[in-house]
Context: one part of a larger RNA
């Protein structure tokens, strides 16, 4: 040094577990905000820090309900001091307080800071003072009237929020095996706005000589008809079957919104809730064996191993002083609500865009520029165009449901994950850390049933660490703590060199 065996060290795989995730189902809710939000800063406890809660009334105050014996949140014990059957802590409803920043709004500003004015008021304190818009009023230039401008009062707005929705602006990579029309795609992204949905919507629609009868969504028609450097690709409609159905507007409707009224229902705390003992093994019984019981309850979880009958629960039943939601009754107010049946409109020309349709033989819709009718004895459409025929009535408006989505609440579910998985995050994680910044972004779970967390003794530096003793079922479960693989490193013995 190698091989073998045994025993260790290191390491943290594997197994088991789950506080956390992921995906859904059924309901609910679908907003918050100048009555100052979302999000923060700083404070706040008898005790230093962090989290949680709260706001100078500061882990809280008042009140109304529930509840019934302990309590003063967590890491996190102990101490100190208190509260509580005159009902505390705790749970729910309503209210009060709610520093400073932040739309931030008196002015400024390097957010959580600095500096003001006015009115009331005894010190002290309270209130007001941003901008824009609507309305009313007072003033008021150049310039006579006026208008602009200024001011006061009053009402509203502003900002935030996950997706869904409507509108405006609008790519590129890519594909076409290159690339320019084309595609990707009206996608991503940006902007504006709204609602719980939005948008659309009661035919100047389709159809085909038969007829249908607003809109939206699904299945089909159909990858069809078509479009297309007829390439890549794009891609309907009629008709049929379903979901859901609802119609209306000229002084006033359907419907919708707000407020009040009464009734019902439901939510926001709860209450009550059946039935088991023994033997054996074991540290421990829920396991084994024996004999019982309940069940409108044998979902689930916990308890020293696997419990219908030990505990929490579960089925069933039941409850609200207060507040919220929904439905209905009645009443009031508002919206609809504008124009007086639709004229600079329909149509035309040119240029674009939307239609599955790339200008094509291209109808239809929208419109930037220029034009420009008729008036129901009229007008539009039926895919160039014309006639016949059929059908409808534009240039005003409203409208629930079926549809889309889930930041969020409640209950439940999973041939979903089980700590390199599952969210980036099971753990004080959008943290530590990196970056000037936009931004990027981790690692890190498990003693034991119970701390019973090792009194005391010994070695040692009043260490670290270890040896005894003790606890425990177990300490090779000792806090670097379940199990403890491999790589890697040793010790002992044997053999070989």
């Nucleotide at each position: 040094u190698g091989c073998a065996u045994a025993c260790g060290g290191u390491g943290g795989a594997u197994g088991c577990c789950u506080u956390g995730g992921c995906g859904g189902u059924a309901a609910g809710a679908g907003g918050c905000g100048a009555u100052g939000a979302a999000g923060g800063a700083c404070g706040u406890g008898g005790u230093a820090g962090u989290c949680u809660g709260c706001g100078a009334u500061a882990a809280g105050c008042u009140u109304c309900g529930g509840g019934g014996a302990g309590c003063c949140g967590a890491c996190a014990a102990a101490c100190u001091g208190g509260c509580u059957u005159u009902g505390a802590u705790c749970c729910g409803g309503a209210g009060a307080u709610u520093u400073c920043c932040g739309a931030a709004u008196g002015g400024g500003g390097a957010a959580a800071c600095c500096c003001a004015c006015c009115g009331c008021u005894u010190u002290u304190g309270c209130g007001g003072u941003a901008u824009c818009u609507g309305c009313a009023c007072c003033u008021g230039a150049a310039c006579a009237c006026a208008u602009a401008g200024g001011g006061u009062g009053u009402a509203g707005a502003g900002g935030c929020g996950a997706a869904c929705c409507u509108g405006g602006c609008g790519a590129a990579c890519u594909g076409a095996a290159a690339c320019a029309u084309c595609u990707a795609a009206g996608u991503a992204g940006c902007c504006a706005g709204a609602g719980g949905a939005a948008a659309a919507g009661a035919a100047a629609u389709c159809a085909a000589c038969c007829g249908a009868g607003a809109u939206u969504c699904c299945c089909u028609a159909a990858g069809u008809a078509g479009c297309g450097g007829c390439g890549a690709g794009c891609g309907a409609a009629c008709g049929g079957g379903g979901a859901a159905c609802a119609g209306c507007c000229u002084u006033u409707a359907a419907g919708c919104c707000u407020c009040a009224u009464g009734a019902g229902u439901c939510c926001u705390a709860g209450u009550a809730g059946a039935a088991c003992g023994g033997u054996c093994u074991g540290g421990a019984a829920a396991g084994u064996c024996c004999g019982g019981c309940c069940a409108u309850a044998g979902u689930g979880g916990g308890u020293g191993a696997u419990a219908g009958c030990c505990c929490c629960g579960u089925a069933c039943a039941u409850a609200a002083a207060a507040g919220a939601g929904c439905u209905c009754u009645u009443g009031a107010g508002g919206u609809g609500a504008a124009a007086a049946c639709g004229a600079g409109u329909a149509g035309g020309a040119c240029g674009g865009g939307a239609c599955a349709c790339g200008u094509g033989a291209u109808a239809u819709c929208c419109u930037g520029u220029c034009u420009g009718a008729a008036c129901a004895u009229g007008g539009g459409g039926g895919g160039a165009c014309c006639a016949u025929c059929c059908u409808c009535c534009a240039a005003g408006g409203c409208u629930a449901a079926a549809u889309a989505c889930u930041c969020c609440u409640u209950a439940c579910c999973g041939a979903c994950c089980g700590a390199u998985a599952g969210u980036g995050a099971a753990c004080c994680a959008g943290u530590a850390c990196c970056g000037u910044g936009a931004g990027g972004g981790a690692a890190a779970g498990g003693c034991g049933a119970a701390a019973a967390g090792a009194a005391c003794c010994c070695c040692g530096g009043u260490u670290a660490g270890g040896g005894g003793a003790g606890u425990g079922a177990a300490a090779u479960a000792g806090a670097a703590c379940c199990u403890g693989a491999a790589a890697c490193c040793g010790u002992a013995u044997g053999c070989a060199u």